[in-house]
RNA sequence: GCCCUCAUAGUUCAAUGGAUAGAAUGUGGCCCUGCGGAGGCCAUGAUCCGGGUUCGAAUCCCGGUGGGGGCA
Numbered sequence: 001g002c003c004c005u006c007a008u009a010g011u012u013c014a015a016u017g018g019a020u021a022g023a024a025u026g027u028g029g030c031c032c033u034g035c036g037g038a039g040g041c042c043a044u045g046a047u048c049c050g051g052g053u054u055c056g057a058a059u060c061c062c063g064g065u066g067g068g069g070g071c072a
C1' cells in the first nucleotide's frame, strides 16, 4: 500500500428495510429477611463519524475512524 471482516446500554449478546432498538448482567431505589452480595418490584442506560438510496435505515450503498485477520 491492497483485500476481507467487525463496530449497538458500563459489560456480554439480540433485532425480515417498518410499530417504543430487546434480553442477560451491572448500577440506583424500595420491599422482603435475624443479616445478606440471596429473592421480589421499579428505575437507569446504547446503534463509531459524515454523506447517499428509500415513504421509512441499527440493517442497503459510498467515504472516514478504530479493532482483528490475510497478501505484499
Stems, first nucleotide, its partner, number of pairs: 001071007010025004018055001026044006048064005

Notes
The prediction has a mean pLDDT of 81. Predicted 3D model of a 72-nucleotide RNA (transfer RNA) from a Candidatus Anstonellales archaeon. The organism belongs to Candidatus Anstonellales, within Archaea. Rfam family: tRNA.